[in-house]
Molecule: transfer RNA
Organism: archaeon UBA583
This record gives sequence, C1' cells and structure tokens, in this order.
RNA sequence: CCUCCUUUAGUGUAGCCCGGCCUAUCAUGCCACCCUCUCACGGUGGCGACUCGGGUUCAAAUCCCGAAGGGAGGG
Repeated sequence: CCUCCUUUAGUGUAGCCCGGCCUAUCAUGCCACCCUCUCACGGUGGCGACUCGGGUUCAAAUCCCGAAGGGAGGG
C1' cells in the first nucleotide's frame, strides 16, 4: 500500500441480507418495591446502547459514500 471481516446499554448479544407501529431484543448488572424475622432465592417495575460525519428517502441501527478503532490475509 491492497483486499476482507468487525464496531449496538457497564458486560455479552438479537435485529442489518430484504428500511416502516409501539419505549430497538434478551441475559446479566444497577436502583426501587413485593416476598422473608433477616439475608439469599424468587416476583414486579424502572435505568441504560445503534463508533463518527455526510448522502438517499415521507421514514435509516439497517441502503450508499467517507473517516476512526479492532482483527485476518496478501504485497
């Protein structure tokens, strides 16, 4: 220098190919409440995320372009 893969809550992830309600999914974590003599377990509710910039579109996590971080291969 070239090619390919990857980036979503504190952590691990689904959704992306094939755009569409509603609060973006689940687990874990944290907080509150219930339960219990207390703790643990269990139950209910809440908090919290689409790497960044631009474009297309009525509408973008999703499509397109560029950049950044990580990984693999080649020269």